[in-house]
Context: one part of a larger RNA
RNA sequence: UGUUAGGAUACUUGAAGAGGAGUUCUCUUCAGUACGAGAGGACCUAGAGAAACGAACCUCUGGUGUUCCGGUUGUCCUGCCAAGGGCAAAGGCCGGGUAGCUAUGUUCGGAAGGGAUAAACGCUGAAAGCAUCUAAGUGUUAAGCCCCCCUCAAAAAUAGGUAUCCCUGGGCCGCAAGGCCCUGUAGGCUGGUCGUAGACUACGACCUUGAUAGGCGCUAGAUGUAAGAUCCGUAAGGAUUUCAGUCAAAGCGUACUAAUCAGCCAAUCGG
Numbered sequence: 001u002g003u004u005a006g007g008a009u010a011c012u013u014g015a016a017g018a019g020g021a022g023u024u025c026u027c028u029u030c031a032g033u034a035c036g037a038g039a040g041g042a043c044c045u046a047g048a049g050a051a052a053c054g055a056a057c058c059u060c061u062g063g064u065g066u067u068c069c070g071g072u073u074g075u076c077c078u079g080c081c082a083a084g085g086g087c088a089a090a091g092g093c094c095g096g097g098u099a100g101c102u103a104u105g106u107u108c109g110g111a112a113g114g115g116a117u118a119a120a121c122g123c124u125g126a127a128a129g130c131a132u133c134u135a136a137g138u139g140u141u142a143a144g145c146c147c148c149c150c151u152c153a154a155a156a157a158u159a160g161g162u163a164u165c166c167c168u169g170g171g172c173c174g175c176a177a178g179g180c181c182c183u184g185u186a187g188g189c190u191g192g193u194c195g196u197a198g199a200c201u202a203c204g205a206c207c208u209u210g211a212u213a214g215g216c217g218c219u220a221g222a223u224g225u226a227a228g229a230u231c232c233g234u235a236a237g238g239a240u241u242u243c244a245g246u247c248a249a250a251g252c253g254u255a256c257u258a259a260u261c262a263g264c265c266a267a268u269c270g271g
Base pairs, nucleotide, nucleotide: 006166007165008164009163010162011161012160017152018151019150020149023051024050025049026048027047028046035040053109054108055107056106057105061103062102063101064100068096069095070094071093072092073088074087075086076085077084078083113147114146115145120140121139122138123137169182170181171180172179173178187265188264189263190262191207192206193205194204195203212258213257214256215254216253217252218251219250221247222246223245228241229240230239231238232237
């Protein structure tokens, strides 16, 4: 831009098409049965498990988690003690670790079924009084083919469907078709706070009739018992106050702060 009564919001159908998936093994049962002199040893049926692969996810098990907590060496600084901070190749080193992201972790998948067939096996059956699966006709049958399963898809020009919302107003030209202007409906865009999204864009949530982000409170969770004080010890140090103190991304709550004010686009043949 188109989809032709116009403009929107939401949800959808899937013709034709595209993509994905499609795997294998072991064990039990049937059954030590059929078969076989024996040795050995099934088809079919029913069930269980596993490997690899794939998808999703983070409850568990782990990883990471560049500063969330703690420990600690050297040195410098905050006048000193104490308490802290900086640097040590861009975490100084070390012990842990929330969210997120992850696999080695968790859950799920391949199925079943239908149709037409291949090789193959048949039925009926002539040419060719017989025979013959084939010539007419008609069956069985594969991990393969087409459906079924999952995803995409109305730009499928026959351009689909359903529900809901809005207006069909004013002025001018014109016989009409149509054209121009105004108002600015539903709605959209811009703008702002953001993230389940993200290179940008897009997508999604929210914008005071508000929990969108920050702050704050509580909680979860992490670390592991802060500082100060008191007591014990000559001291290093220890104990009590104290499961303390501190805390990133998490959950719930709370308008304290910021989402202000606003601008732009957008209306119709016909009955």
Model confidence (mean pLDDT): 86 of 100. A computed fold for a 271-nucleotide part of an RNA from a Candidatus Omnitrophota bacterium, annotated as large-subunit ribosomal RNA, domain VI. The source organism's lineage runs through Bacteria, Pseudomonadati and Candidatus Omnitrophota. It matches the Rfam family "Bacterial large subunit ribosomal RNA".